Context: one part of a larger RNA
RNA sequence: GCCAGGGAGUUUCGUGCCGUGGCGAGGCUAAGGAGUCUUAUCUCCGGAGCCGGAGCGAAAGCAAAAGGUCCGCAGCCCGAAAGGGUGAGGGACUGGGUGUUAACAGCGCCCGGAGUCACGGCGCGAAUACCCGAAACCGGGCGAUCUAGUCCGGGGUAGGCUGAAGCCGAGCGUAUGCUCGGUGGAGGGCCGAACCGGUCUUGAUGUGCAAUUCGGUCGGAUGACCCUGGGCUAGUGGCGAAAGAUCCAUCAAGCCCGGUGACAGCUGGUUCCCUCCGAAGCUGGCCGCAGUCAGGCCCAGCGCGAGGUAGCCAGCGGUGUAGAGCACCGAUUGGGGGAAGCUGGGGGGAAACCCUCACUCUCCCUGUCGAACUCCGAAGCCGCUGGCGCCGUAGACCGCUGGAGACGGGGUGCGGGGGGUAAGCUUCCGCUCCGAGAGGGAAACAACCCAGACCGGGGUUAAGGCCCCAAAAUGCCGGCUAAGUGUAGAAAUCCAAAGGGCGUCUUCUUCCUCAGACAGCGGGAAGGUAGGCUCAGAAGCAGCCAUCCUCUAAGCAACGCGUAAAAGCGGACCCGUCGAGGGAGGAGGCCCCGAAGAUUCACGGGACUAAGCCGGCUGCCGAGACCCCGGGGAGGCCGAAGGUUAGUAGGCCUAUCCGGUAGGAGGGCGUCCGGCGCGGGGAGAAGCUCGGCCGUGAGGUCGGGUGGACCGCGUUGGAAUGAGGAUCCUGGU
Numbered sequence: 001g002c003c004a005g006g007g008a009g010u011u012u013c014g015u016g017c018c019g020u021g022g023c024g025a026g027g028c029u030a031a032g033g034a035g036u037c038u039u040a041u042c043u044c045c046g047g048a049g050c051c052g053g054a055g056c057g058a059a060a061g062c063a064a065a066a067g068g069u070c071c072g073c074a075g076c077c078c079g080a081a082a083g084g085g086u087g088a089g090g091g092a093c094u095g096g097g098u099g100u101u102a103a104c105a106g107c108g109c110c111c112g113g114a115g116u117c118a119c120g121g122c123g124c125g126a127a128u129a130c131c132c133g134a135a136a137c138c139g140g141g142c143g144a145u146c147u148a149g150u151c152c153g154g155g156g157u158a159g160g161c162u163g164a165a166g167c168c169g170a171g172c173g174u175a176u177g178c179u180c181g182g183u184g185g186a187g188g189g190c191c192g193a194a195c196c197g198g199u200c201u202u203g204a205u206g207u208g209c210a211a212u213u214c215g216g217u218c219g220g221a222u223g224a225c226c227c228u229g230g231g232c233u234a235g236u237g238g239c240g241a242a243a244g245a246u247c248c249a250u251c252a253a254g255c256c257c258g259g260u261g262a263c264a265g266c267u268g269g270u271u272c273c274c275u276c277c278g279a280a281g282c283u284g285g286c287c288g289c290a291g292u293c294a295g296g297c298c299c300a301g302c303g304c305g306a307g308g309u310a311g312c313c314a315g316c317g318g319u320g321u322a323g324a325g326c327a328c329c330g331a332u333u334g335g336g337g338g339a340a341g342c343u344g345g346g347g348g349g350a351a352a353c354c355c356u357c358a359c360u361c362u363c364c365c366u367g368u369c370g371a372a373c374u375c376c377g378a379a380g381c382c383g384c385u386g387g388c389g390c391c392g393u394a395g396a397c398c399g400c401u402g403g404a405g406a407c408g409g410g411g412u413g414c415g416g417g418g419g420g421u422a423a424g425c426u427u428c429c430g431c432u433c434c435g436a437g438a439g440g441g442a443a444a445c446a447a448c449c450c451a452g453a454c455c456g457g458g459g460u461u462a463a464g465g466c467c468c469c470a471a472a473a474u475g476c477c478g479g480c481u482a483a484g485u486g487u488a489g490a491a492a493u494c495c496a497a498a499g500g501g502c503g504u505c506u507u508c509u510u511c512c513u514c515a516g517a518c519a520g521c522g523g524g525a526a527g528g529u530a531g532g533c534u535c536a537g538a539a540g541c542a543g544c545c546a547u548c549c550u551c552u553a554a555g556c557a558a559c560g561c562g563u564a565a566a567a568g569c570g571g572a573c574c575c576g577u578c579g580a581g582g583g584a585g586g587a588g589g590c591c592c593c594g595a596a597g598a599u600u601c602a603c604g605g606g607a608c609u610a611a612g613c614c615g616g617c618u619g620c621c622g623a624g625a626c627c628c629c630g631g632g633g634a635g636g637c638c639g640a641a642g643g644u645u646a647g648u649a650g651g652c653c654u655a656u657c658c659g660g661u662a663g664g665a666g667g668g669c670g671u672c673c674g675g676c677g678c679g680g681g682g683a684g685a686a687g688c689u690c691g692g693c694c695g696u697g698a699g700g701u702c703g704g705g706u707g708g709a710c711c712g713c714g715u716u717g718g719a720a721u722g723a724g725g726a727u728c729c730u731g732g733u
Stems, first nucleotide, its partner, number of pairs: 001733006011127013026051003032045004055062002065094001068093004075086004095111006130269002133266001137259006148233009157223001159191003162187001166183007195220003200216002203214002235251001237247002272668006282295005297405001298403006307391003311388009323376001324374002329370003334365006341359001343358006409434003413431007439450003454631007464621003467606003473618001475617006486608002499593003503590010520577005526550003531545003556571001559570003632658002635653004669722001671719010687706008
């Protein structure tokens, strides 16, 4: 892991509501007792007591409609209808009780009789309270055979080295003494076995020999040494040369038993089916932020009885956003005018003072900005009224009661904001979707596009597509692209920008042009003059100033290269040749560069020059959408039968409704046991197994085989009643 068996909302009391039934201004007995009796049960006593019948007030205390007015649903009556009458229940007044009070104002709570008991259901409270789960806390005990420290007793320590003090001798010395040679044998001395330890190898092992071992290497080895027997210290305690170490493989508080099923706002799990509806992740409070309470949102029941309103249109009213503007507030470019200043800088002056530039203020012109500016001002949004649409007597809206869940939301969606350089970032608002939504498309892909799935069958479309994978056009017309650009465009995913391109297509403006343009080719491009100045030089061409005149078809006191300076070579400009378009600028389309990432390697792929892009046309394919047929449910209407059984069985209608998590409500299936009734079984029960059939489903039923003794159906009651999950438990494998 798998299989089998086990495995989680129970019980009691109290309480709220609902259902069914009894009695009803009343209802009920409790403990206990009596009878039948083996009990259970049933019948009868038992009125103590409880709830209700009156409220208000803190209290003292005081103390209420047996219906006065109006509206009006259902029903009933009249009517052909429209409509009218009556009108239980219902609503609005009125009146009353009480508290407050000066009040016979107001206001609060009450008043025109419905409860109570039993059983059942759903909640809530107390209890273990749906089940499993801590780490902990407290109490009483057991532990120092491990280990820590300590006390008493006992034992162990090969061999070698070194050579302290002291002592002896010799030499020296006046001497204390010094030196040398011996002797001597000290030391938490040295090397190194036993023994104790445990450094490195991050070796071996790593279901081991072993819950710490083995090999090699290594530290201590006369000492604060090692070993051993017997004692002592105990859990908020011991012991500790101190590591939170250690106290029997357990230690930042041992172990055992008990309180104990501790508590857990936390994690996990919680077992059959179908039907109807169907959420919230918001607002406020809380030692509140993983929780909970109230409101809002969901469900069911009941009451009332006619309107309700998300969408659209119109009218009236409100608003101050987008935009715009600078009239206010604040910021702000340039120019001009003016004024004052103990203001500041600069200049002149001996000073007075003058000039000038700023600053501040003001006027005019000009150029700009603002969430917290507005002379203005939309679209929208909000309110009311009317109309359309939709919903509603199949009962909406509203109200009451009971039951919830939820109070961590998310989106790369669309629109609008705050924070942030930004983010698959964060935080708000509106709508929407996912959440709780399947199906088709987007290669794949919660929230993008289409579209809201009761079941079965047939058709038609949507989004998106139609060369092959792969259903449908190798469809038609016109244009563009040569980059495999692209084939990903509603948006998003897909990235791509500033800035560039004699790539190419379209278009606009303007200029030149058969009196010959543009390009190419041939020729000319002169003279004054090397203009003047400057300079070593300066001659068109370092620099400064000027930039004329002549001859001409034209030719610059020179646009570039060049020289030391010249020279030289081009250009402008002119002529010839040639013979038809050419030059400049702007705009648009497609395309190119800009363009760097890690295997081929990404248009989904193949591949495509269209099967790319733009515009247009006609077909087709393509969902659970839409249409048709059949069926089911919900819902509505009608509605029985010897028993008011029952709004049941049954019948009819259905244009509409039937996705669904948390959750609410309803109806069923199956298992075990009891009562009553009826059956089956050795001519083969249960169980197991294989197959057929029926039911939307839980399931049911029939036949064969096996098996060898019990089992089923109807009705009613009762449950230790349904397994795939809980690192679930036990067993097997």